Description: RNAcentral holds the full RNA, with entries from ENA. Large-subunit ribosomal RNA, domain IV from a Patescibacteria group bacterium, 333 nucleotides, folded computationally. Rfam family: Bacterial large subunit ribosomal RNA. Its family is annotated with structural constituent of ribosome and ribosome in the Gene Ontology.
[in-house]
Context: one part of a larger RNA
RNA sequence: CUUUCGUUAAGGAACUCGGCAAACAAGCGUCCGUAACUUUGGAAUAAGGACUGCCCCGCUUUUGCGGGGCCACAGCUAAAGACUUCAGGCGACUGUUUACCAAAAACACAGGUCUCUGCUAAACCGAAAGGUGAUGUAUAGGGGCUGACGCCUGCCCAGUGCUGGAAGGUUACGAGGAUGGGUUACCUCCUUUGGAGGAAAGCCUUGAAUCUAAGCCCCAGUGAACGGCGGCCGUAACUAUAACGGUCCUAAGGUAGCGAAAUUCCUUGUCGGGUAAGUUCCGACCCGCACGAAUGGCGUAACGGUCUGAAGACUGUCUCAACGAAAGACCCG
Numbered sequence: 001c002u003u004u005c006g007u008u009a010a011g012g013a014a015c016u017c018g019g020c021a022a023a024c025a026a027g028c029g030u031c032c033g034u035a036a037c038u039u040u041g042g043a044a045u046a047a048g049g050a051c052u053g054c055c056c057c058g059c060u061u062u063u064g065c066g067g068g069g070c071c072a073c074a075g076c077u078a079a080a081g082a083c084u085u086c087a088g089g090c091g092a093c094u095g096u097u098u099a100c101c102a103a104a105a106a107c108a109c110a111g112g113u114c115u116c117u118g119c120u121a122a123a124c125c126g127a128a129a130g131g132u133g134a135u136g137u138a139u140a141g142g143g144g145c146u147g148a149c150g151c152c153u154g155c156c157c158a159g160u161g162c163u164g165g166a167a168g169g170u171u172a173c174g175a176g177g178a179u180g181g182g183u184u185a186c187c188u189c190c191u192u193u194g195g196a197g198g199a200a201a202g203c204c205u206u207g208a209a210u211c212u213a214a215g216c217c218c219c220a221g222u223g224a225a226c227g228g229c230g231g232c233c234g235u236a237a238c239u240a241u242a243a244c245g246g247u248c249c250u251a252a253g254g255u256a257g258c259g260a261a262a263u264u265c266c267u268u269g270u271c272g273g274g275u276a277a278g279u280u281c282c283g284a285c286c287c288g289c290a291c292g293a294a295u296g297g298c299g300u301a302a303c304g305g306u307c308u309g310a311a312g313a314c315u316g317u318c319u320c321a322a323c324g325a326a327a328g329a330c331c332c333g
Stems, first nucleotide, its partner, number of pairs: 001328008010319002014317001019314001029051004037042001039148001053070007071075001076081001083312007090304002095107002111146007123132003149299004154229003159226002161222005168217003174211002180205004186198005230248005257291001258288001269285005
């Protein structure tokens, strides 16, 4: 010096990103006592306080009551056995998770809602047989979103999606078979064995009009479907502001609630509280760069190895370090 421990004057978080780590205190039992808030269950062992041994006697008699006595600094005398409080964010809760850097505000959850599915169900696995769903049957099963509970969940269907509709437009296979082409009996011409032209039927080929479904165009509906939810100018008897008016655009222009927020750039916004002093914290304001209603909004008791701020108690975290123990390091072998 390293690791693991122990003790420490005075101070007591001045340490530090942060009381990280450590520490004391408290602790069990009996008897008192116990606030806000609350979903009336809780919160709660809240907090806070008192007592506790041994011997003798009496009464009760299972945990006691009364009286007397004894000792100690200390009587639950050993060991073991909660630190507490206040305020806020997030998530209701118990649970689950990145085996080996993340345990959380992430996932799940009960509850809510939308949608599909009438049973050989939908959905899924499988070339198929077959199987799961389910030896279930819409109070059932699958999928999506939200996430206890309380109060609520506004406007927009123009775009995209989904559902329904069928008048019209467009449209495939198929049906249809017009027309054109090839070949050729045969005919005509030049006529030399040959050549040129035309051409029925048949066969081959081409395939027009016309008929023809879903879909798309089209018409409606639908937001707890994907999503979206404005700008400029003026105006009141101080000033300021604008209940009010005008105008442009839009499918409609953000309602309730909340708001410098896990969201606020400017920003350490401004005011108040707490501190001697507070970029954090709490309460307000609203000028929301860029909250907002099941990609849920706002509250909320209980809960949390959660995050943030404050206080008490306590301490070697620190002022500021010292000493000691064990094992290493080091020396000899």